[in-house]
RNA sequence: AGGCCAGUAGCUCAAUUGGUAGAGCAGCGGUCUCCAAAACCGCCGGUUGGGGGUUCAAGUCCCUCCUGGCCUG
Numbered sequence: 001a002g003g004c005c006a007g008u009a010g011c012u013c014a015a016u017u018g019g020u021a022g023a024g025c026a027g028c029g030g031u032c033u034c035c036a037a038a039a040c041c042g043c044c045g046g047u048u049g050g051g052g053g054u055u056c057a058a059g060u061c062c063c064u065c066c067u068g069g070c071c072u073g
Base pairs, nucleotide, nucleotide: 001072002071003070004069005068006067007066010025011024012023013022019056027043028042029041030040031039049065050064051063052062053061
């Protein structure tokens, strides 16, 4: 330099054909208990890596940049 893959909640990951952004863990509160753990119930948590474009509508499609990984030279 060229090619491929990945980037979504604090962490690990989903999201079908473009049509309401979700789960588990963590955190917080509660029930229970003599206390705690476990269990159960509830709550909180998002610029979907940045920018631009297409569209009535973009995590998803297109362009560009950034970061990480792999491959070729």